[in-house]
RNA sequence: AGAGUCGGCCGGGCAGCCGCUCUUCAGUCCUUAAACAGACUGGGGGGAGGAAAGUCCGGGCUCCAUAGGACAGGGUGCCAGGUAACGCCUGGGCGGCGCGAGCCGACGGAAAGUGCCACAGAAAAUAUACCGCCUCCUUUGUUUUGGGGGUAAGGGUGAAAUGGUGCGGUAAGAGCGCACCGCGCCUGUGGCAACACAGGUGGCAGGGUAAACCCCACCCGGAGCAAGACCAAAUAGGAACCCCAUUAGGUGUGGUCCGCACUGGGUUCGGGUAGGUUGCUUGAGGCGUCUGGUGACGGACGUCCCAGAUGAAUGGUUGUCCACGACAGAACCCGGCUUACAGGCCGACUCUCACC
Repeated sequence: AGAGUCGGCCGGGCAGCCGCUCUUCAGUCCUUAAACAGACUGGGGGGAGGAAAGUCCGGGCUCCAUAGGACAGGGUGCCAGGUAACGCCUGGGCGGCGCGAGCCGACGGAAAGUGCCACAGAAAAUAUACCGCCUCCUUUGUUUUGGGGGUAAGGGUGAAAUGGUGCGGUAAGAGCGCACCGCGCCUGUGGCAACACAGGUGGCAGGGUAAACCCCACCCGGAGCAAGACCAAAUAGGAACCCCAUUAGGUGUGGUCCGCACUGGGUUCGGGUAGGUUGCUUGAGGCGUCUGGUGACGGACGUCCCAGAUGAAUGGUUGUCCACGACAGAACCCGGCUUACAGGCCGACUCUCACC
């Protein structure tokens, strides 16, 4: 100097004028016996995000509602921690990619069972012989053809061919034997563990696939702020028919069954409910310092209040600086994940080149 990897931050600024919305204080108006509510004026304070997005997970909160249990169903899937909890995060193990810093993992089990592995190929499980190698038959000898026996080391096909490489051995070969590696079993050491290493033993059961069914381990009520609560107002506490007699049937917030509690049920016709207040923002909250821990995170002390709209609030304009402005707007709240993003700043680490 260049190329990368990981982490953090900003995401238009400053000043003036007019306007919108919430809250608080003061005053005035209206109303009233007085007040609340409402309207207006003035002063103070606040007013969209790192993803507010997707609605994919987990909860807080509200209701069913306190009578549960089992099955089906669903979710997660290496180990140990963090957290309110999680499918999230941190650290470690194993596997894969990368020269590396780093990144990714749908990461339990194939010796419980079933299924699948197209095409090609002799053959892909009840395994097999296309080419080939050796040997015997016929002959004085050799070669070819044909037939018998042995063979799976070599070649071919394929993603994958029934452990791999080498040596010996054999008629030719083959774990047939041996050495090393691989695999199974046993023991020991280190580690909380996943797992790693070492030693011994056995010639040794074809592989792959569970993001196929399945088996195993752990976890799981439901609905949702349009939840729920209160006030006001209005209509018709409506009419007709049928079944049932509590042992039937119905209801009870995912399905089925058992149980428990309560209780009449079904069909047709017809009528009313456009409103307001609350829930609604003080939180598993933010920031700072110290402290424990490899880390996620925890603890102690101090400090701050940082949106609450409801057809939906932050807009218009002037001047100036400049990066000439990307993705994009809360609607009960919070912790994550995923996706989108113009431009800019900071830190650490890796690789390459040059110079000293």